[in-house]
Context: one part of a larger RNA
RNA sequence: UGACGGGGGCCCGCACAAGCAGUGGAUUAUGUGGUUUAAUUCGAAGCAACGCGAAGAACCUUACCAGGGCUUGACAUCCAACUAACGAAGCAGAGAUGCAUUAGGUGCCCUUCGGGGAAAGUUGAGACAGGUGGUGCAUGGUUGUCGUCAGCUCGUGUCGUGAGAUGUUGGGUUAAGUCCCGCAACGAGCGCAACCCUUAUCUUCAGUUACUAACGGGUGAGGCCGAGGACUCUGAAGAGACUGCCGGGGACAACUCGGAGGAAGGUGGGGACGACGUCAAAUCAUCAUGCCCCUUAUGACCUGGGCUACACACGUGCUACAAUGGCCACGACAGAGAGAAGCGAAAUCGUAAGGUAGAGCGGAACUCAAAAAAGUGGUCCCAGUUCGGAUUGUGGGCUGCAACCCGCCCACAUGAAGUCGGAGUUGCUAGUAAUCGCGGAUCAGCAUGCCGCGGUGAAUACGUUCCCGGGCCUUGUACA
Numbered sequence: 001u002g003a004c005g006g007g008g009g010c011c012c013g014c015a016c017a018a019g020c021a022g023u024g025g026a027u028u029a030u031g032u033g034g035u036u037u038a039a040u041u042c043g044a045a046g047c048a049a050c051g052c053g054a055a056g057a058a059c060c061u062u063a064c065c066a067g068g069g070c071u072u073g074a075c076a077u078c079c080a081a082c083u084a085a086c087g088a089a090g091c092a093g094a095g096a097u098g099c100a101u102u103a104g105g106u107g108c109c110c111u112u113c114g115g116g117g118a119a120a121g122u123u124g125a126g127a128c129a130g131g132u133g134g135u136g137c138a139u140g141g142u143u144g145u146c147g148u149c150a151g152c153u154c155g156u157g158u159c160g161u162g163a164g165a166u167g168u169u170g171g172g173u174u175a176a177g178u179c180c181c182g183c184a185a186c187g188a189g190c191g192c193a194a195c196c197c198u199u200a201u202c203u204u205c206a207g208u209u210a211c212u213a214a215c216g217g218g219u220g221a222g223g224c225c226g227a228g229g230a231c232u233c234u235g236a237a238g239a240g241a242c243u244g245c246c247g248g249g250g251a252c253a254a255c256u257c258g259g260a261g262g263a264a265g266g267u268g269g270g271g272a273c274g275a276c277g278u279c280a281a282a283u284c285a286u287c288a289u290g291c292c293c294c295u296u297a298u299g300a301c302c303u304g305g306g307c308u309a310c311a312c313a314c315g316u317g318c319u320a321c322a323a324u325g326g327c328c329a330c331g332a333c334a335g336a337g338a339g340a341a342g343c344g345a346a347a348u349c350g351u352a353a354g355g356u357a358g359a360g361c362g363g364a365a366c367u368c369a370a371a372a373a374a375g376u377g378g379u380c381c382c383a384g385u386u387c388g389g390a391u392u393g394u395g396g397g398c399u400g401c402a403a404c405c406c407g408c409c410c411a412c413a414u415g416a417a418g419u420c421g422g423a424g425u426u427g428c429u430a431g432u433a434a435u436c437g438c439g440g441a442u443c444a445g446c447a448u449g450c451c452g453c454g455g456u457g458a459a460u461a462c463g464u465u466c467c468c469g470g471g472c473c474u475u476g477u478a479c480a
Stems, first nucleotide, its partner, number of pairs: 001480002003477003007474007015464002019428005026319001028317006034310002042053002064305005070299001073128001077127002079124005086104001090099003108117003130294002133292003139288002141283003144279001146277001151190006157166003170181003196271004201239007211228002215226003242265001245259005321421001325380006337368003342361002347356003387418001392413007434456007
C1' cells in the first nucleotide's frame, strides 16, 4: 500500500421488510448429470453451466458409429499431354461408384492460316492440399462477470531515508469523485452526466395508398365518387423542461422541501452506451493463429444408424387442479410485423385438419388477419365433475425423394395423475406484477423456446435491526 475481520461509523441496491404472483408436489416439453450404447459427436460447470452455443438433428445439417468404396484427393496454386465448354441416354449397385457407348455441339482473342493464347474439363507426375485432431495454461479477436457500481489514474509541486503519501481526505450535498465550501496543493485524463435513438405535448411544412368537417353526387349500406387540407394519421423541420418563477430551510453556497404554470418537473419514461482492472473466467468447434500430431488417414465420398436410448437425479418452462370458472350462442375494440420459388382473397367441397380455385399485392392500397381476455344471454351446482387433459386405439390431412426408428395437424373414441403442493426458494416498485391474445426470425415441414407487440390492469414500501452484494472513512492483523 492492499486484502481480510462472527471490528467500528456513514450510505446504497426488490438486499431485507410490506405486498402480489410463482417455483419446490402432478402430467408434460426442454436442457443437464448419470446409466446404457457400435455410436448415443463436441463444448458450457457456483453466482456468471443446465429452453446455453443450437434463429429450429427425419436425409442434409453432422463433427459420432457400422458397413461399402477413394488416395495429388471434396477444395487451392504450379508443370506436361489431350479435349472447347456443354450435353443425352443404357446396364450393375443401397448409394458412392464402376462398365460399355457416345446422338448433338463447336464458341472467344491473335494469326504468316501451319498454328498460338484465354477460360473450362480429363489424365499423369510431384511440390502440396486437407484435419470440427491436441493445447483457450502459447495467442489475436470476441464475450461473460463484479457493475451502469462510482470509481481508476497522471503531470508539476510539497512531505517522507524509502516503500509511498498528498491531490482523491474533511463539512455539506447528489443517482453520481454530482456540485459547493474548506484545505500544500494546483491542474488534467479515463469514467459520471450531456450530445444519439425512441416515447409523451404543441407548431410549421407536405398530403397518397392514409383522413372526411363543410359543399355536391350516389348507394341496401359504405370516403363509394367529385372535392377538401380542417380533424385523425403519416414524416420532415422546429418549439418545449432550464430548479427558469414564487415561498420555506440552508452557510448570502451547493442543494433540498412545498407551490404555481404546464402535455410533461426536478435524470419525465425506455433504449443504445460498460472506466483502470478482477476471475491463467469462456471460446483453437464462428473466424484467425504459434507449436505439436495424422498423411492409402485423425483427410475425403456414400448408404444406413445415432445425436430422439431410460431404473433414476437436478435446472428452466407449459398445462392444470376449477364457479373471479368450464361449455354454448351472440358479438365489440389493438399494436407491431411479414410477403414473389412469397402472402394468398372471394366463391365452393369437407364435421375438421385441409382441398379446388386463383382475384389482388414487391404492398399506409392486396393478403396473412379471426385479435383474445372484456361484454350480453343461456347452461352446469361443487363432484375427480360438463374440472383436467396425459396416454392409447382407429380413420384422415399437410410438407417433403422419403415421416419405421424420428415431424406437425384434424376427427371420433379413450379419459391417467392432479383437490393448490414439505424443508426451502424465485421474480416484481407502475402502465410495473399478474393476466389475455397477436406478430417475427430460424424454417420444405416442425415452437410450451427466443425476440418483439399491444389489450385489461393491481397490492405494498412503517423502516434499515437482521440476511446477501456493493461504495467511502477508520481500526486490528502472525496474510501478500